[in-house]
Context: one part of a larger RNA
RNA sequence: GAUUGAACGUUGGCGGCAGGCCUAACACAUGCAAGUCGAGCGGAAACGAUGGGAGCUUGCUCCCAGGCGUCGAGCGGCGGACGGGUGAGUAACGCGUAGGAAUCUAUCCAGUAGCGGGGGAUAGCCCGGGGAAACCCGGAUUAAUACCGCAUACGCCCCACGGGGGAAAGGCCGGGAUCUAUUUAUAGACCGGUCACUAUUGGAGGAGCCUGCGUUAGAUUAGCUAGUUGGUAGGGUAAAGGCCUACCAAGGCAACGAUCUAUAGCUGUUCUGAGAGGAAGAUCAGCCACACUGGAACUGAGACACGGUCCAGACUCCUACGGGAGGCAGCAGUAGGGAAUAUUGUGCAAUGGGGGAAACCCUGACACAGCCAUGCCGCGUGUGUGAAGAAGGCCCUAGGGUUGUAAAGCACUUUCAAUGGGGAGGAAAAGUUAGUCGUUAAUAACGGCUAGCCCUGACGUUACCCAUAGAAGAAGCACCGGCUAACUCCGUGCCAGCAGCCGCGGUAAUACGGAGGGUGCAAGCGUUAAUC
Numbered sequence: 001g002a003u004u005g006a007a008c009g010u011u012g013g014c015g016g017c018a019g020g021c022c023u024a025a026c027a028c029a030u031g032c033a034a035g036u037c038g039a040g041c042g043g044a045a046a047c048g049a050u051g052g053g054a055g056c057u058u059g060c061u062c063c064c065a066g067g068c069g070u071c072g073a074g075c076g077g078c079g080g081a082c083g084g085g086u087g088a089g090u091a092a093c094g095c096g097u098a099g100g101a102a103u104c105u106a107u108c109c110a111g112u113a114g115c116g117g118g119g120g121a122u123a124g125c126c127c128g129g130g131g132a133a134a135c136c137c138g139g140a141u142u143a144a145u146a147c148c149g150c151a152u153a154c155g156c157c158c159c160a161c162g163g164g165g166g167a168a169a170g171g172c173c174g175g176g177a178u179c180u181a182u183u184u185a186u187a188g189a190c191c192g193g194u195c196a197c198u199a200u201u202g203g204a205g206g207a208g209c210c211u212g213c214g215u216u217a218g219a220u221u222a223g224c225u226a227g228u229u230g231g232u233a234g235g236g237u238a239a240a241g242g243c244c245u246a247c248c249a250a251g252g253c254a255a256c257g258a259u260c261u262a263u264a265g266c267u268g269u270u271c272u273g274a275g276a277g278g279a280a281g282a283u284c285a286g287c288c289a290c291a292c293u294g295g296a297a298c299u300g301a302g303a304c305a306c307g308g309u310c311c312a313g314a315c316u317c318c319u320a321c322g323g324g325a326g327g328c329a330g331c332a333g334u335a336g337g338g339a340a341u342a343u344u345g346u347g348c349a350a351u352g353g354g355g356g357a358a359a360c361c362c363u364g365a366c367a368c369a370g371c372c373a374u375g376c377c378g379c380g381u382g383u384g385u386g387a388a389g390a391a392g393g394c395c396c397u398a399g400g401g402u403u404g405u406a407a408a409g410c411a412c413u414u415u416c417a418a419u420g421g422g423g424a425g426g427a428a429a430a431g432u433u434a435g436u437c438g439u440u441a442a443u444a445a446c447g448g449c450u451a452g453c454c455c456u457g458a459c460g461u462u463a464c465c466c467a468u469a470g471a472a473g474a475a476g477c478a479c480c481g482g483c484u485a486a487c488u489c490c491g492u493g494c495c496a497g498c499a500g501c502c503g504c505g506g507u508a509a510u511a512c513g514g515a516g517g518g519u520g521c522a523a524g525c526g527u528u529a530a531u532c
Stems, first nucleotide, its partner, number of pairs: 001532004006528005013379006019372002021337001027334002030332003035078003040075002043071002047069002050065007085290003094215007103207003108203007116150001118148002126139005156165003170195006178189004216262003223253003228250008265287004269280004292313005315326004343369001345368003351365001352363004382412004392403004416473001418468005426459001431453008476521005481502003487516005497504002
């Protein structure tokens, strides 16, 4: 000199863009942070509409009707493995980079072939019981895209090549003729479409595994290792492998630093530097690890799972003492620790995610707002004129000098702030109507395109623009002995004090304290800490 997730002292006008527990991976009150689908299912607790009935206070109450809008609880599907947080552990194939072969992959895309016919349960509801509660038990009954056989098998799997094994589920929308039920409606068969379903192939994206090289310090750590190193056989896994087991052999690593100890998430990057280097790993992005502590598996395409389960432990809470409940390193917030770090805010309008055919619902992701000069950047605190060089202050050789064109005065301007008006963009979709094309038996439904209409903004009193009034509301901090830009007076008298280094102060202190003046930065300035 540059830099910082800074802090402290002092001062403080506005805006934009960023950033904001570095300490106790300490403990947490409260609210919210993962749901959704009725177009899978049986249904109907609540609300609403409609219809009917009853009572009357004449517009209210009660009852009935799943026929309707919808929908609590339940079965079922998909998602809770993403997104969000933290850095405790980890010196490791953890990360970075370059390769590899023995693998899996829900949803998505493309191809091929299917989607036939049956069965038995079970939640819910109802009845009964136990318990303070959490919750649990028994009986009866019921549905499915839940579950299980049978049939079929292009491709698929196993094989001794003879053969053997293995699937599926329906829902919704529309329909002219024909058939069935029937009595007209309607329902089914049937036809078409669409979303699902099954088997398999390929892809995309994702994940698991292996290897070369690189990846802190200590030798006041020199030897370490028995599943240890290799082989055979088996088990296990999606998959190679001592990954595991049995048997056999006696190997394997190490001064090119094994083992042990300490420290530490790694990287892209960031800071500094001319570079080489050195230091760091906040924000943002990629990977990893963790979720009160330790362990375990279940489900699932995917977890050994932050807001799932089980066991043990510590802690907190409830209890009828028998037994139960909990996990903010999600967003806010509280206590504590600390030099120190924010609101128990608004909204799903946008982007993205989950579910759904869609409308839509959910989303503390996210978008915004609030607080903080924490940083960077921009703007303002006025401009011109004005010598009687006013008054006052300070100094003085008492002549004057300086503050100083500074002020006042005069003439202007109005950025920003204030007040009042106007006012984009962030919005495109979705929906609906019409046309056209595809599909189809079809002018229906569905899908594509085009056009019209309608509607959606948290921010927001937005950005921006116009008007009004008036210099009006807006400057401090540090320093002035040398390094280092900037000097005099008074006070003090080795005292009080200053100080980064050299050093100042013991009666004329440009070094202490005050004043005047000056210098440097400026909504900041200085100090401390840290890095180069």

Model confidence (mean pLDDT): 87 of 100. Predicted 3D model of a 532-nucleotide part of an RNA (small-subunit ribosomal RNA, 5' domain) from an uncultured prokaryote. The RNAcentral record of the full RNA draws on ENA.